[in-house]
About this RNA
Model confidence (mean pLDDT): 77 of 100. Predicted 3D model of a 395-nucleotide RNA (Bacterial RNase P class A) from a Thermoanaerobaculia bacterium. A source record names the gene rnpB. NCBI's taxonomy places the organism under Bacteria, Pseudomonadati, Acidobacteriota, Thermoanaerobaculia. The RNAcentral record of the sequence draws on ENA. Its Rfam family is "Bacterial RNase P class A". Rfam classes the family as a ribozyme.

């Protein structure tokens, strides 16, 4: 001086002036008014993922759904997190990984190719047999067919271990060394998993499970607008009284008067019936009382907790213990601002200077904004710092 890999930490400072939410202490009947104290964030975001709490369902099982998905550990839990195995990718710091099961069973491999999984044969390569065709002859050549092969070719993203020697008519684990596999045994590891065998087998059927499926764990719904509590005003619901108009049914009594219907006669009186009047029950309407249920409000849930710091201890870590300090928003149409000045940073102009760098003037200063609480992912974003890793140059 160049490209890069980890990781840690900030998230402008200072002063004035005006405001705003809450705590607190004083004065004030009260409305408030003084003094003091606190007031966003790594992501407060996305609501993906667990959990604390609330309410609400529930004997216990089992079926289905739904997630996870190497190992050990850490955790209230977790799909998070630390450490590790093995694979991949980088020359390397170092990243990435839905990484259980394809001999439990179904299923799918697009074009191409003969075949895409109970193997198969398209060129091709070989025996034997037929039939030409050449040669004195062993023979050799074309063609055609019954078979054999799978070493070559060729399709494909993939084609039934791989190299090599034997071997054979031509081939093939058919045989043999060596790789590689797979089971077995020992070692070392908690364990994932590694290592070693004159150890056993010629080799036991490619790939997809983010296809169904199978194992193996987890999981009950809803969500601080959970969820209690206090509760106007108007309607509406229930009850008790009181009052009014009569409607409707029922009883008993009265049945004077008018009017009508019958009935009977001695012909204007009798019976009877209908309206009326009283009382009782329901029903209507007004007042009034009183009780439950809701809503507008209003309080509480609510912010001190799986809290934070700071030693010190135990693990590699993640994390755990033990003591010691601290309290650090709690709003509810939702405060937590706004202006000026100064200094830092950073660009840009202009002036001076050999330069380093000085001054001046204008501009920039991310992403965002808490809403019951925590524990993680992911995503947005300004700058710093320290570690390493690789190239290159000088000395």
């Nucleotide at each position: 001086g160049g490209a890069g890999a980890g990781c840690u930490c900030c998230a402008g400072a200072c002063g004035g002036u005006c405001g705003c939410u809450u705590c607190u202490c004083g004065c004030u009947u009260u409305c408030g008014c003084g003094g003091g104290g606190a007031g966003a964030g790594g992501a407060a975001a996305g609501u993906c993922c667990g959990g604390a709490c609330u309410c609400c369902c529930a004997c216990g099982g089992g079926c289905g759904g739904c997630a996870u998905g190497c190992u050990c550990g850490c955790u209230a839990a977790c799909g998070g997190c630390g450490a590790g195995g093995c694979g991949c990718g980088g020359c390397g710091a170092c990243g990435c990984g839905a990484c259980g099961g394809a001999a439990a069973g179904u299923g799918c491999c697009a074009c191409a190719g003969a075949a895409a999984a109970c193997a198969u044969a398209c060129c091709g390569c070989c025996u034997g047999c037929c039939g030409g065709g050449c040669g004195c002859g062993a023979g050799c050549c074309c063609g055609g067919u019954c078979g054999g092969u799978a070493a070559g070719g060729g399709u494909g993203a993939a084609a039934a271990g791989g190299u090599g020697c034997g071997g054979u008519a031509a081939g093939a684990g058919c045989g043999c060394a060596c790789c590689g596999c797979u089971c077995c045994a020992c070692c070392g590891g908690u364990g994932a998993c590694g290592g070693u065998g004159u150890g056993a087998g010629g080799c036991a059927c490619g790939g997809c499970a983010a296809a169904c499926c199978c194992c193996a764990u987890g999981c009950g719904g809803a969500g601080c607008a959970a969820g209690a509590c206090c509760a106007a005003a108007u309607a509406g619901g229930g009850a008790g009284g009181c009052g009014g108009a009569u409607c409707g049914c029922g009883g008993g009594c009265u049945g004077c008067c008018c009017g009508u219907c019958c009935c009977g006669c001695u012909c204007g009186c009798g019976g009877c019936g209908c309206a009326a009047g009283c009382c009782g029950c329901g029903g209507c309407c007004g007042c009034u009382u009183c009780c439950g249920g809701g809503u507008a409000g209003g309080u509480c849930g609510c912010u001190c907790g799986a809290g934070g710091u700071c030693g010190c201890c135990g693990g590699c870590a993640a994390c755990g213990g033990c003591g010691g300090c601290c309290c650090c928003a709690g709003a509810u149409g939702g405060a937590u601002g706004a202006c000026c000045g100064u200094c830092a940073c950073c660009c840009g102009c202009c002036g001076g200077g050999a330069g380093a760098c000085c001054g001046g003037c204008g501009g920039g200063c991310a992403c965002a904004g808490a809403a019951u609480c925590c524990g993680g992912c992911u995503u947005a974003c300004g700058g710093a710092g320290c570690u390493c890793u690789c190239c290159g140059g000088c000395c």